[in-house]
RNA sequence: UUCCGACACUGGCAAAACCGGGGUGACCCGGUGACGCAAAGCCACGGGUCCUUUCCAAAGGAUAGCCGGGUUACCGAA
Numbered sequence: 001u002u003c004c005g006a007c008a009c010u011g012g013c014a015a016a017a018c019c020g021g022g023g024u025g026a027c028c029c030g031g032u033g034a035c036g037c038a039a040a041g042c043c044a045c046g047g048g049u050c051c052u053u054u055c056c057a058a059a060g061g062a063u064a065g066c067c068g069g070g071u072u073a074c075c076g077a078a
Base pairs, nucleotide, nucleotide: 004076005075012037013036017032018031019030020029021028022027035065041071042070043069045068046067047066048063049062050061051060052059053058
């Protein structure tokens, strides 16, 4: 340095549900809360799923906690 990932260390994130707010919607933001996560950090590039419009051809959008890819990074046993 690369791969790898302990019942290790130091910290981190936060599903469902509930409350408040935003959006036509998928969904998002804040609080409570922890199901889980070694990239559950970041990027919609490919695929998937979902929403909206629709002249049915397409366009716009959501999801990174669906998969792949890209990129950056903490710790250090085997």

This is a predicted structure of a 78-nucleotide RNA (c-di-GMP-I riboswitch aptamer) from Pelobacter sp. UBA5610. The coordinates come from a structure-prediction model, not an experiment, and the mean pLDDT is 87. Its Rfam family is "c-di-GMP-I riboswitch aptamer". Rfam links the family to the GO term cyclic-di-GMP binding. Lineage of the source: Bacteria > Desulfuromonadia > Desulfuromonadales > Desulfuromonadaceae > Pelobacter.